[in-house]
Context: one part of a larger RNA
Molecule: large-subunit ribosomal RNA, half A
Organism: Mycoplasma collis ATCC 35278
RNA sequence: AGUAUAUAGUGGAUGCCUUGGGUCUGGAAGUCGAUGAAGGACGUGAUUACCUGCGAUAAGCCUCGUGGAGCUGGAAUAAGCUAUGAUACGGGGAUUUCCGAAUGGGGGAACCUAACUAGACAAACUCUAGUUGAUUUAUAAUGAAUACAUAGUUAUAAAUGCGAGACACCUUGUGAAUUGAAACAUCUUAGUAGCAAGAGGAAAAGAAAAUAAAUAAUGAUUUCGUUAGUAGUGGCGAGCGAAUGCGAAAGAGCCCAAACCAUCAUUUUGAUGGGGUUGUAGGACAUUCUACAUAAAGUUACAAAAUUUUAUUAUAGUUGAAAAAGUUGAAAAGCUUUAACAUAGAAGGUUAUAUUCCUGUAAACGAAAUAAUAAAAUCUUUUGAAUGUAUCCUGAGUAGGGCGGGGCACGUGAAACCCUGUCUGAAUCCGCCGGGACCACCCGGUAAGGCUAAAUACUAACCAGACACCGAUAGUGAAACAGUACCGUGAGGGAAAGGUGAAAAGAACCCCGGGAGGGGAGUGAAAUAGAUUCUGAAACUGUAUACUUACAAUUAGUCAGAGCCCGUUAAAGGGUGAUGGCGUACAUCUUGCAGUAUGGGCCGGCGAGUUAUGUUAACAUGCGAGGUUAAGUGGAAAAAAACGGAGCCGUAGGGAAACCAAGUCUUAAAUGGGCGAAUUUAGUAUGUUGAUAUAUACCCGAAACCAGGUGAUCUAUCCAUGAGCAGACUGAAGCUUAGGUAAAACUAAGUGGAGGGUCGAACCGUAGUACGCUGAAAAGUGCCCGGAUGACUUGUGGAUAGCGGUGAAAUUCCAAUCGAACCUGGAGAUAGCUGGUUCUCCUCGAAAUAGCUUUAGGGCUAGCGUGUAGUGUUAAGCAUUGGGGGUAGAGCACUGAAUAUGGAAUGGCGGCGCCUAGCUGUACUGACUAUAAUCAAACUCCGAAUACCAGUGUGUAUUACUAUGCAGUCGGAAUAUGGGUGAUAACGUCCGUAUUCGCGAGGGAAACAACCCAGAUCGUCAGCUAAGGUCCCAAAAUUAUGUUAAGUGAGAAAGGUUGUGAGUUUUCAUAAACAACUAGGAUGUUGGCUUAGAAGCAGCCAUCAUUUAAAGAGUGCGUAAUUGCUCACUAGUCAAGAAGACUUGCGCCAAUAAUGUAACGGGACUAAACAUAAUACCGAAGCUACGGGUAGUGAUAAACUACGUUAGAGGAGCGUUCUAAUUGCGAUGAAGUUAAACCGUGAGGAUUGGUGGAGCGAUUAGAAGUGAGAAUGCCGGCAUGAGUAACGAUUCAGAGUGAGAAUCUCUGACGCCUAUUGGGAAAGGUUUCCUGGGGAAGGUUCGUCCACCCAGGGUUAGUCAGGACCUAAGAUGAGGCUGAAAAGCAUAGUCGAUGGAUGAUAGGUUAAUAUUCCUAUACUUCCUAUAAAAGUGAUGGAGUGACGGAGAAGGAUAGUAUUACCACUUAUUGGAUUGUGGGGUAAGCGUUCAAGAUGGUUAUGUAGGCAAAUCCGCAUAACAAUACAUUUAGACGUGAUGCAUAGUGAAAGAGUGAUCAAGUAACGAAUUAUAUGAUUUCAUGCUUCCAAGAAAAGCUUCUAAACUUAAUUUUAUAGGAACCUGUACCGAGAACGGACACACGUUCCCAAGAUGAGUAUUCUAAGGCGAGC
Repeated sequence: AGUAUAUAGUGGAUGCCUUGGGUCUGGAAGUCGAUGAAGGACGUGAUUACCUGCGAUAAGCCUCGUGGAGCUGGAAUAAGCUAUGAUACGGGGAUUUCCGAAUGGGGGAACCUAACUAGACAAACUCUAGUUGAUUUAUAAUGAAUACAUAGUUAUAAAUGCGAGACACCUUGUGAAUUGAAACAUCUUAGUAGCAAGAGGAAAAGAAAAUAAAUAAUGAUUUCGUUAGUAGUGGCGAGCGAAUGCGAAAGAGCCCAAACCAUCAUUUUGAUGGGGUUGUAGGACAUUCUACAUAAAGUUACAAAAUUUUAUUAUAGUUGAAAAAGUUGAAAAGCUUUAACAUAGAAGGUUAUAUUCCUGUAAACGAAAUAAUAAAAUCUUUUGAAUGUAUCCUGAGUAGGGCGGGGCACGUGAAACCCUGUCUGAAUCCGCCGGGACCACCCGGUAAGGCUAAAUACUAACCAGACACCGAUAGUGAAACAGUACCGUGAGGGAAAGGUGAAAAGAACCCCGGGAGGGGAGUGAAAUAGAUUCUGAAACUGUAUACUUACAAUUAGUCAGAGCCCGUUAAAGGGUGAUGGCGUACAUCUUGCAGUAUGGGCCGGCGAGUUAUGUUAACAUGCGAGGUUAAGUGGAAAAAAACGGAGCCGUAGGGAAACCAAGUCUUAAAUGGGCGAAUUUAGUAUGUUGAUAUAUACCCGAAACCAGGUGAUCUAUCCAUGAGCAGACUGAAGCUUAGGUAAAACUAAGUGGAGGGUCGAACCGUAGUACGCUGAAAAGUGCCCGGAUGACUUGUGGAUAGCGGUGAAAUUCCAAUCGAACCUGGAGAUAGCUGGUUCUCCUCGAAAUAGCUUUAGGGCUAGCGUGUAGUGUUAAGCAUUGGGGGUAGAGCACUGAAUAUGGAAUGGCGGCGCCUAGCUGUACUGACUAUAAUCAAACUCCGAAUACCAGUGUGUAUUACUAUGCAGUCGGAAUAUGGGUGAUAACGUCCGUAUUCGCGAGGGAAACAACCCAGAUCGUCAGCUAAGGUCCCAAAAUUAUGUUAAGUGAGAAAGGUUGUGAGUUUUCAUAAACAACUAGGAUGUUGGCUUAGAAGCAGCCAUCAUUUAAAGAGUGCGUAAUUGCUCACUAGUCAAGAAGACUUGCGCCAAUAAUGUAACGGGACUAAACAUAAUACCGAAGCUACGGGUAGUGAUAAACUACGUUAGAGGAGCGUUCUAAUUGCGAUGAAGUUAAACCGUGAGGAUUGGUGGAGCGAUUAGAAGUGAGAAUGCCGGCAUGAGUAACGAUUCAGAGUGAGAAUCUCUGACGCCUAUUGGGAAAGGUUUCCUGGGGAAGGUUCGUCCACCCAGGGUUAGUCAGGACCUAAGAUGAGGCUGAAAAGCAUAGUCGAUGGAUGAUAGGUUAAUAUUCCUAUACUUCCUAUAAAAGUGAUGGAGUGACGGAGAAGGAUAGUAUUACCACUUAUUGGAUUGUGGGGUAAGCGUUCAAGAUGGUUAUGUAGGCAAAUCCGCAUAACAAUACAUUUAGACGUGAUGCAUAGUGAAAGAGUGAUCAAGUAACGAAUUAUAUGAUUUCAUGCUUCCAAGAAAAGCUUCUAAACUUAAUUUUAUAGGAACCUGUACCGAGAACGGACACACGUUCCCAAGAUGAGUAUUCUAAGGCGAGC
């Protein structure tokens, strides 16, 4: 380390349970709201965070009932209440803060702030109560332009109305798209979703200008069944789809306008009352009759108010029978034995299962008060008819028409009917409309006004009940403090989480420990029920025991098996497993996967063919020439029976139809032909199952499309108002001076200070590079770099919105999202695509082809499969007979191709010719022809084998055929063979034939889908064989005869080979071959030519002759050329075979690759190779033998036959949950869980032990949320990686505390920050602030510490900021204008700071606050009183307020430095000296003023300033420039005999002490000068420039109305008054935005020293830090 067992942990499955859900039924109800709703905020308790209740009368108050003993909610303690009736329950009432329609005004909901009336207060401030919104109508008053008048305004009164909801139902307006049509546009989805408006308990519709068409009729509307998927409509595609009639439910009818009359009014149109209301026309009108009740109706339409009585209900309640003992047990309701009640044996509870214990149940009874329903009474209302027909009336911009649309089932069609945007436009009862174009006749009706119950639709809330619904991953998202926590700017999204026990009896006490926790003790039936609590599975993690394991190569099993250990559901037992044989997971997708194709980390739970309706087939059941009901009625019940015959299917067909009919159609007519009838009529209703259509339709999965909303806290641009930019450099225009000119120009110097100027910090940006890249950071860091007075940067507030905005333009940005944001909805969009799809056994068993296809990875039909029923010898095969054919082959007769030779016309060329005729030549052409030899898929004079067709015979099976249900298949693959294509390449591609794989296991080929053998029903330690083998691995022959020598065998070609075996043949050879050795190999001649030379041997020509045994005018080498060597050829020596060619077996060379021999499977082999031959043996899941199973045939005898299998078809079963009936088990122990060696062919089923502690089975039927290993599945738990990476910018020592210290505190040392890591504000956060305590978790380690947890405390304002003041951008917006609706725009006005206005300073004090408290000294506004003076006065006039950029110079101050001075120190003598520190002080008031800046004053007149004006403006006059007035930082004095401060420095008290108290109280010095000097201030100034730079309030002043005997105003003094909100803390390398205690981002103010131009840089103060391993 492995396997097994035992025992623990972790974890939370399973079982059981249910407080909560789901779906329905019945009843009742169907609204609430200005009398302030729904919904909230904030409060409210003795203690109270939350929920519940309630509202300042606050877990409650009053009253009337019920009820009868305890009560003060969930939830404790204390303290109280209650028989004088509490708590509790019900009826009625009171109170009911603030927000919200929200309504006095405003507003960022729960806040701010008014006016009036009344009241409290001496007044004021302040407080209390009430009223004050809009619209409409009425009345009254007032009253513009404009004379009357009107609009308007004001007052009073009344009323409606607003807003909410139940995501439901209804009506109306507007109105998509995905989708379907296999594309798409008409069409469809669909008038759906959505949005908007409105109403009610229902809504809508509704009393015929209707339906109909039968020689008949019906009689408002609505709903249901049917007619009917019919008639129709429709790219006549997909689809859409009536009506009439019939059967039911329910039933109900009425009122105006007009004519005419009357009254009133009016220039005209009119108002009111009577009258009158319809189609067989009616009414007015005229005439005539009749009439007031034993009548009818009624609070719903038709007219409208109420009251009473009775009854029944609703909202609290009351009575309510009957059991004991024994026994087991912790407990009895169980069991046993005896009883009782029952109009009550429903249900729940009680320590296990209760009719008789409790609550209840059956039955009966009950209301002071309020409400509902019904009936009655009182009450209220109401005439009816006939005749006549002269005249009048009977709904007008209407009906109808044209054009364009829409609705009707009906898409413009022949298109009636209804509606109308637009243009037109009748009739008047002798009229008009309709009856599906239109016309006639006929029939029906009477439009252009209105109301109307019931039957119908829905269910949030209330009451009661039910369930073959769920049972904690289920059921609502939510069983629980859930629309919560949490996420998002927002719209919006959205969880997890149940169980101790009968009873807390919740563990006193002891021990260990700082604690947490644990061990004892105790409780309890049980503590392995101990609060993480029932049961307690698996993954995963330990411990113990048995066996095994350190030479071994492993899809891990299976078969065989020794040894060791154990001892059972007792049987050829269990655990382990040395060693050997065989053996490459699963699923999917594929021609084919161990595949290096895809999917799963592991375990547990959840997770996919369902339901409705129609059609069709099979089966079952009922009835049967018939079958059957639907809606509905009915009923004590959500039931059944019964009723209900409308309707449907069948019983008759034919025809386009009329129509006819066992026939009919065709035709002029059929001897005919088609479809039927006849032989043989079977259907229909319901159920189950298969399939299909429509619906989401087996499950999961898009990118997208459309609708309505939410977003400009990011970012883009714009608007308004504010802010920022160290320092240095350059030196434009202009100006001045000088020169110069007639004057200019011009030149020089100076001055000046321009610029999308230069350098360079802050600030903004990001070109480069490195790092980072599971980051410190979802864009950064380091270095470097660009702009840095501008088209600059930035704060605050606002504007623009997705079919859009914005864009110095990149498809950029619009909240980490952009070629069209986000959220919700249509919606379960669609997906010919991918993935997944869950128990068993049995029978059969494919296809990868054809045709068509916007078709090719999809489909339809056929082919091939399967089930059922039928026909009954039909199939295949074999034999035989008869056929047609044009392939293989062959051939050249045709068509073409093609070779040689001969002949050869024609034509070309040459010669001759008088260049004529012609003759002739030709190495040109070559038809045609002869001979010889060839080729062809698109040649055939010929021509098979097979195959195919047909007949006959045989044959009988898994045959064929007929009808019908259900499929799957349309990607194929290799091999062999016939071909095409390609290159006679491909594991290529396309056809034909066959086989196998696919869907096929077994044996062989080492391994190896497709090759060879062979087709697995199961078992056997039996036998025989196939392919292939027989030396060892490894079962079987070390057989025979040859060959091979190459390890050929055991990879390969052309070509080569004197390797070797077999065979054939030719030549030479004792007349001496072949080889070797010795010798010769000569002469003419150096042949001729050529050449510088060429002599056998560069080259050309010729290649003769002679001598000889033989010898080339030369076979090679060689020389400049010769020479030289050699060969051919000859002789000698030697002595027997020699040489060549051809055929053939086996070899050899050719022969080179990448990790390692690596081309027999290995060892090895000379056979164990190769060839031939014979015999024997081995060898498979084949065959045989024996035994069993299932199915079939058979006579249900014997026997025989069959049983591989993917897609797929068919059959039979197992198990799970629930239901019914029957029947059982269980505290003497159910389910679950765990272990085991039992049973069954299987899914599965028992039994026993342990655990567990209350429910659970069996049988027969029924109903399904019914079976998981895979879906990058969902949820949870647990592993692995791994004790690995990381711990987000760098201290040390000592002491203290403490259980414990690198980390806390203190001290010391060291280091870091210096325009910041210092100090102060805004936003934002929201208690983080301070004190005490704590240490589980958070803190990336630790922790005694903390921004953590617990408790307590803390924020004090007339003057600071904001409001009670003002206005900008912008927002809102009475009236108004516009618009389908919602809404949009906008005037007056009202809001709205980032701006304007506006009064306080210094010091002290707390643990924590201070311009807020205290001390001191001030200021502002208002009131009262007193005094004095006075033209006061506005929502009107006027002025002021009131404004840009840049630049320069000056004054002053803050600040800084140094000295004098002071204190301490140096210093344990004095002094000098040194060092350190100090050297402070406001507002206000008064005085004064530098450099300056600004301005005239007075008087008179006046047509302007919407009226007026003494004001302003304008005009005139006088006076006045070193003046005068105003303003001004600062300085001085005062404030201040104060405060502050260096330094000096106690005590009480506490403590054993050191010490603390405490550097606290108290005391308390000096307080000058010089230099430098700001970005502050004078200064909103000055200069200059062009781009020409808010508004209103306030303030000053003027008058109008009004008042003017002080009530108004001003001044002075005294007294009094002065509201609301904010105020803690952080403000960032830990409190903000970034998920974090995050190297990022975030506005403003202050700004020490040295260096320096500087806020650069480096170093250092004050102050702060040392980064949480």